[in-house]
RNA sequence: GGCGUGGUAGCUCAGCUGGUUAGAGCGUCGGAUUCAUAAUCCGGAGGUCGAGUGUUCAAGUCACUCUCACGCUACCA
Numbered sequence: 001g002g003c004g005u006g007g008u009a010g011c012u013c014a015g016c017u018g019g020u021u022a023g024a025g026c027g028u029c030g031g032a033u034u035c036a037u038a039a040u041c042c043g044g045a046g047g048u049c050g051a052g053u054g055u056u057c058a059a060g061u062c063a064c065u066c067u068c069a070c071g072c073u074a075c076c077a
Stems, first nucleotide, its partner, number of pairs: 001073007010026004019057001028044005050066005
């Protein structure tokens, strides 16, 4: 340099063929329960969906550019 995969909540990840409100587990905060803790149960907060542009009535999802991570590979030495 080329190719491929991926970047979504604090962490690990899901999101099928664009469709109206973006989700799960863990964690965190509050509450219930308990003598107390753990466990369990209930509830809440938490998101520029890597950045930008475009297509569309509508984009996490499609196209392009850039960027970061990982893998494979070529060349030089």
A computed fold for a 77-nucleotide RNA from a Bacteroidota bacterium, annotated as transfer RNA. It matches the Rfam family "tRNA". About the family: Transfer RNA (tRNA) molecules are approximately 80 nucleotides in length. Its family is annotated with triplet codon-amino acid adaptor activity in the Gene Ontology. NCBI's taxonomy places the organism under Bacteria, Pseudomonadati, Bacteroidota.